SAM riboswitch aptamer (S box leader) from Ignavibacteria bacterium UBA6688, 142 nucleotides, folded computationally. Of the family's consensus pairs, 94% are formed in the model.

RNA sequence: CUCUUAUCGAGAACGGUCGAGGGAAACAGGCCCGAUGACGCCGUAGCAACCGGUCCAAAAGACGCCAGGUGCUAACUCCUGCCCUACCUCACAGCAAUGUGAGCAAGGCCCCGGAAUCAUUCGGGGCGGGGAAAGAUGAGAG
Repeated sequence: CUCUUAUCGAGAACGGUCGAGGGAAACAGGCCCGAUGACGCCGUAGCAACCGGUCCAAAAGACGCCAGGUGCUAACUCCUGCCCUACCUCACAGCAAUGUGAGCAAGGCCCCGGAAUCAUUCGGGGCGGGGAAAGAUGAGAG
C1' cells in the first nucleotide's frame, strides 16, 4: 500500500512545551475550536474492551473477570455532497377515509414560555427512515 471482515449515537482530562492555524486525503458549502494559546509533541491520569489472558475435573468455552498489544479522551465519523423512500412538505381530486403527482443538503427554520423592549437574549420542543461511497480503528491475509 492492497484485499477480507467487525464496529463507528456511548465513554474518558489535566500539566508541560510550541506558537498559528485546526476540525482522519483532496475539493466545495456550512458550522465550530483557537493568542483566556488551539493543532502537534511529551508526561501523567483516564475510557473502552477489538485482539490477548482467565473462567466450575479435562477439552472447548458464551457471559463474567483482568487489562498485556492496539485504539481512543470537543461537537454522530462535527454536518452536508450520491441513490431510494415516506405516516414530512406542496399541488390536485374527494364530504371523508384516502388516492394521484411532485419535492426532500447541512446551514438553518418553525412553535411555546421567560427576560428585555424593538436590537436582542435564555430555556424547552419539532424538523422521518433506509442504503451507497469515502474515512477511522481492530483482527486476519497478501

Lineage of the source: Bacteria > Pseudomonadati > Ignavibacteriota > Ignavibacteria.